[in-house]
Context: one part of a larger RNA
Parts: sequence; C1' cells; structure tokens
RNA sequence: GAUUGAACGCUGGCGGCAGGCCUAACACAUGCAAGUCGAGCGGAAACGAUGGAAGCUUGCUUCCAGGCGUCGAGCGGCGGACGGGUGAGUAACGCGUGGGAAUUUACCCUUUAGUGGGGGAUAACUCGGGGAAACCCGAGCUAAUACCGCAUAAUCUCUACGGAGUAAAGCAGGGGACCUUCGGGCCUUGCGCUAGAGGAUGAGCCUGCGUCUGAUUAGCUAGUUGGUAGGGUAAAGGCCUACCAAGGCGACGAUCCGUAGCUGGUCUGAGAGGAUGAUCAGCCACACUGGAACUGAGACACGGUCCAGACUCCUACGGGAGGCAGCAGUGGGGAAUAUUGGACAAUGGGCGCAAGCCUGAUCCAGCCAUGCCGCGUGUGUGAAGAAGGCUCUAGGGUUGUAAAGCACUUUAAGUUGGGAGGAAAGGUUAAAGUUUAAUACGCUUUAGCUGUGACGUUACCAACAGAAUAAGCACCGGCUAACUCCGUGCCAGCAGCCGCGGUAAUACGGAGGGUGCAAGCGUUAAUC
Repeated sequence: GAUUGAACGCUGGCGGCAGGCCUAACACAUGCAAGUCGAGCGGAAACGAUGGAAGCUUGCUUCCAGGCGUCGAGCGGCGGACGGGUGAGUAACGCGUGGGAAUUUACCCUUUAGUGGGGGAUAACUCGGGGAAACCCGAGCUAAUACCGCAUAAUCUCUACGGAGUAAAGCAGGGGACCUUCGGGCCUUGCGCUAGAGGAUGAGCCUGCGUCUGAUUAGCUAGUUGGUAGGGUAAAGGCCUACCAAGGCGACGAUCCGUAGCUGGUCUGAGAGGAUGAUCAGCCACACUGGAACUGAGACACGGUCCAGACUCCUACGGGAGGCAGCAGUGGGGAAUAUUGGACAAUGGGCGCAAGCCUGAUCCAGCCAUGCCGCGUGUGUGAAGAAGGCUCUAGGGUUGUAAAGCACUUUAAGUUGGGAGGAAAGGUUAAAGUUUAAUACGCUUUAGCUGUGACGUUACCAACAGAAUAAGCACCGGCUAACUCCGUGCCAGCAGCCGCGGUAAUACGGAGGGUGCAAGCGUUAAUC
C1' cells in the first nucleotide's frame, strides 16, 4: 500500500447492488418447511347446490336422496433418495485431473411384440372387547391399476445345445351400423400396463498422477499378501468362507500422533510465489450419539422403521412421545451476525389427462453504513476586509468572500397526481390440418374474445413549496501533508518506531488556526 463474512469508539442525509452465528455439530417453546391423484378402488365424515317430506316463526329447522359439485378417513399409485441445511468426521481413490471394464438406471425418447381367461383375500365399514393415552385385539361384510394361479413367449434367462423356464390392468372421452340381459358388448381416440432392443440422463466400481505438519513417531501387517474352490453383489475384487503358499508395506518416510472437508475460485504480488476455501458453483460426508436392516429403480434414508444410550416431556405408574446442522424464532456461548414478514405473480420441482393443489426451493419485502458504487448537504455575487474569537512588537495580522446582505436554482428528502415492464400461460369461440367409419372426442397451428402481479404508495414522469430537512472523524516533533497561545512542570499524561514531559513543551491537556479523508473517519485483529 492492498484486502476483510470483521469488531470497537465517535459520527450519521438518500439511493442502487451485494453480504449478514467465523463462537456451542450447544439445548430448543411455537408455527410453517412434502405432498398429490376421485380419469385406479370401495365409498360418503364435512361443506354446497338441487329435488322430495315434515314442522311451522313463510324462510328457517329437521329428515331423506352419492343422482350432482366435491371429498375427511381408508386401500392403491407416484413422489417423500430431489430441493434446503451444516462441515462434526475424513490425510482418504475423499477431492482434482486423465484413463478403464466387470455393472445398473424409475420417470423421458426411439423401436419390436403383447395386453387372453380365472381365483382367493383384506383395509375402510358394522358389531364386540382391552387401554389414562399412544394404540391394540377378535368376529362379520366388501372393491381395485392391491395380491395369486392358468394360457400365450422371444431378439429375455438357464442350458448337457436336445431342451427348459418366465409377463401383463385397466381407466377416461366420443360414436354410425350390428348384437343386447338395456348394464353394455363392439368400433375408435387418449392415458396407462407387460416383455425385449437401442438411446439419453443419473449412479456404483477400478486405476496413473497431484493433495498439510511432526523422525523428540522406525519399523508396520494375520484376511495380513497371493493362489484354488465356493458363496455373495447390479457388478470386478479377501467383499466373505474353506484349504494351500508366506507373503505385502517402509528413509522415494510405512506405521503412529497432530491438524484439516476438497476443488473451481478468493486476497495479495510485476511475476514466481505466499495466504485462504464466507457468499456463488461442482464433489464428498453428516442429520441427538452409536448400530442395523426394511421398502424401493435409487437410501442403509434430515422432517421413515427397529435396537441401545444420553437428554426433555406426558402418565391413571401399567406405559408412551420427541429430535431446527430446513425457514423464522428462543435461551446459552460470544467482540460479533437479521423478521416468529408477503406471495406462489415469475423461475424450478412433486403429483395430476387437465383445471389445479403443494412448495420457508424460489421471488420479494423488513433490519444492519457490513462492504462496493452513485448522489446530496446549495450556486453566483458580496470589503464597510463588519462584529466576535485567536494572536500581537498594540501599528497590525488571522479566521475571511467566510458570514450578513443581494440575486438565483430545487437534485435528493416531503406532498399531490399519473404510470410501464416483469404475463408466457390458462379459459372460451371460430377456422384449417391430423386421427377416425365419423362432420364426435382428442391433438397441432392460427385468429378473435377473455384473463392471472407478492413486490407495489414499483421503476419512471409531471406538478407544488421553500435554502428550506442533511458533516463528521482523525491528525499537525521526524518518518508524514499540517503551528501558535495558554495550562501543567519527569507530575498528569503521550507513544507505531525514534522518543516527548524535571518552568518559555509546534510531542501531555485545552483553545485558535491548519492538514487529510469524508457519510464516514480512526483504532484493533488478520493476510499478502
């Protein structure tokens, strides 16, 4: 000199853009943060509309009707493995970079073939019972895109190459003939379902090289190193087991101790390098502590399960409930770090045919000079060089064109009014095309109409009034820009270094004046 996720002291007008628990991976009250699908299913607790009945207070109450809009709870599907947080652990194929072969991949895309015919249950519900509760048990009834056989079967799997084995589910819209038990069949369209092949994406695995400190850590290792056989996995492999061999690593630093998430980057520096890893992005690890598996395409799963432990809470003492390193917020720790805010309008995600629902992701707003950037706190004129202050050799000098006065301007703040863009979609109508038996339905395109904004009293624009509402902080001995007076008297004090102060202190304290930065200034801490 530059820099900072800074803090502290004094001060503080506005805006834009960013940033904001670095400490206790300490404990957490409360609310919210993952649901959705009725176009899979049986249904109907609530609300609404409609119709009917009764009562009457004549517009209300009660009852009935899943026929309708819808829908609590339940079965079922998909999603809760993403998104969000934290950095405790980890010196490791964890990360970075470059290779590799023995794998898998829900949803998505392309493509091949199929989607036939049956069965038995079980929640919900009803009844009964137990329990303080959490919840649990028994009996009976019922459905499915839930579950299980049968058929069919290859480019799938196994194979002794002869062969053997293996699947599925329906739902919704529309409809001319034909059939009909009047439910529908049937046809067609869309969404699904099953088995393969290919792709895309994601993931798992192996490996070369790189990746902090200590030798006052020198030896370490028994599934250890390799082989054979078997098991296991989606997959190679001591990954596991049995047997056999005795290997494997190490001064090119093994092992052990300490420290630490890694990287793109960031800061500094002419560079080489040094330091660092907040925000943003990629990867990894973790989710009260330790362990384990289940489900699933994917987890050994933050807001799932089980076991053990510590802690907190409820209890009828028999037994139960919980996990903010999600967003806010509380206590605590600390020099120190924000609102128990708004909205799904946009972007993205989950579910759904869709409308839509959910989304503390996200977008916004609030707080904080924490940082960077911009603007303002007036402009011009004005010598009687006013008054006052300070100083003086008492003449003067200085503050100083500074003020007053005069003439102007109105940015920002204030008041009033106007006012974009962020909106694409979606709905509906019409036309054309496509599909089709079809002018239905559906899909695509175009056009018209309609129509969605948290921010928001938005940005921006105009008008109004009036200099009106807006300057501090540090320093002035040298380094280092800036000097005098008074007080003090090695005292009180200053100080980054050299050093000042013991009666004329430009170095202490005050004042006047000056210098430097400026909504900041200085100090402390830290890095180069």